[in-house]
Context: one part of a larger RNA
RNA sequence: UGACGGGGGUCCGCACAAGCGGUGGAGCAUGUGGUUUAAUUCGAUGAUACGCGAGGAACCUUACCCGGUCUAGAAUGUGAGAGAAUAACUCAGAGAUGAGUUAGAGCAGCAAUGCACUCGAAACAAGGUGCUGCAUGGCUGUCGUCAGCUCGUGCCGUGAGGUGUUGGGUUAAGUCCCGCAACGAGCGCAACCCCUAUCUAUUGUUGCCAUCGGGUAAAGCUGGGGACUCAAUAGGAACUGCCUACGUGAGUAGAGAGGAAGGUGGGGACGACGUCAAGUCAUCAUGGCCCUUACGACCGGGGCUACACACGUGCUACAAUGGGCAUUACAGAGUGCAGCGAGAUAGUGAUAUUGAGCGAAUCACUUAAAGAUGUUCAUAGUUCGGAUUGAGGGCUGCAACUCGCCCUCAUGAAGCUGGAAUCGCUAGUAAUCGCGUAUCAGCAAUGACGCGGUGAAUACGUUCCCGGACCUUGUACA
Repeated sequence: UGACGGGGGUCCGCACAAGCGGUGGAGCAUGUGGUUUAAUUCGAUGAUACGCGAGGAACCUUACCCGGUCUAGAAUGUGAGAGAAUAACUCAGAGAUGAGUUAGAGCAGCAAUGCACUCGAAACAAGGUGCUGCAUGGCUGUCGUCAGCUCGUGCCGUGAGGUGUUGGGUUAAGUCCCGCAACGAGCGCAACCCCUAUCUAUUGUUGCCAUCGGGUAAAGCUGGGGACUCAAUAGGAACUGCCUACGUGAGUAGAGAGGAAGGUGGGGACGACGUCAAGUCAUCAUGGCCCUUACGACCGGGGCUACACACGUGCUACAAUGGGCAUUACAGAGUGCAGCGAGAUAGUGAUAUUGAGCGAAUCACUUAAAGAUGUUCAUAGUUCGGAUUGAGGGCUGCAACUCGCCCUCAUGAAGCUGGAAUCGCUAGUAAUCGCGUAUCAGCAAUGACGCGGUGAAUACGUUCCCGGACCUUGUACA
């Protein structure tokens, strides 16, 4: 100087408390461990692994296993030599591949030949998702959006070092004020950036429709209009600025005014010096080591989907604040041409046939659902719950057996609110309801990331648990 203490003081955080809803019990989905296996590819492992890499494992992917094959190789360049390129087909084979047939005869040039493309000996050069993240770059998690971490000069100390950065107040904040052997400065904090809340101006098409005309069963449907909504662009408005109280001041408090908004308005992006030899050599890059007729490459099939079991994360429930049926209302944000697909027809339905419009404020996905109204069920393992299984179909795709999703009929399991324990959340939040997107032929999505609808309860307080910040104290620790 740090680190640590079941030392002290001050302070903060959904840390506790006060509340609301879960997990832990059931079934299923998914990840992991374990076990099994020819293989169940690899990585991630307290917090900071476990719906994680994977924002799509039937083949491919694919790295694993079995079998069949290749050896300058599957990919790039040079290349003697040969052939236009290319297309179609036959035979053998599971295919990779091997053997062959037919068509075709490019561009420049009189020609020789050259160019483009294909095959290709020799050679140079390859290839490796093999090892080492404890050799590395880059990227990332975490403490933590915590308020800290430092430097120059000066001063103090023999020196390590200290001071500044401590103290008194204050703040979300090393934020600011006052004081002070310190005076300044940097990286952080804050602000500058984006979205959102209100108003103004401008512009009105594909958006809108108050007034006027036309028109309909209805409809901005139409002439027209710029008022409104909305879209887009631009600027302004919020600063404790004003008032009151307290205070020297910074500031604090106020159910004060004005204002759409009030004390950081709400949300995002943004992550200091460093810590964990944290994670990643399998995104990529890269040193070293290792393999080179194989640890490289191609193909077919299988596996990654196994299943006495254990754990994590979720979904659906156990019902009446509910289930079924009928009628009816209101979003936002996205996406679309090998696409979205209206409408019509067929089908109980998944869907099929046909196909208008739309590269989209124009057309489509697109009926949002919870909600409202009516009706039924009457506390039951039920008209709750939907696992599982049987049968029949639909779709994608060379191909759904291993191993896809969906529909219809039948079947109807466990489950009657969950032990010890444990998690999330302070407001448009929790809870609850649906909608969309990426990946994607299809889909194992109940996941991830967004979007809006409805919309709470509670916080006395800081004694205690956990984590953190500052000061101080002890120490046989570094």
This is a predicted structure of a 478-nucleotide part of an RNA (small-subunit ribosomal RNA, 3' major domain) from an uncultured bacterium.
The full RNA is in RNAcentral, with records from ENA.
Its mean pLDDT, the model's own confidence on a scale to 100, is 83.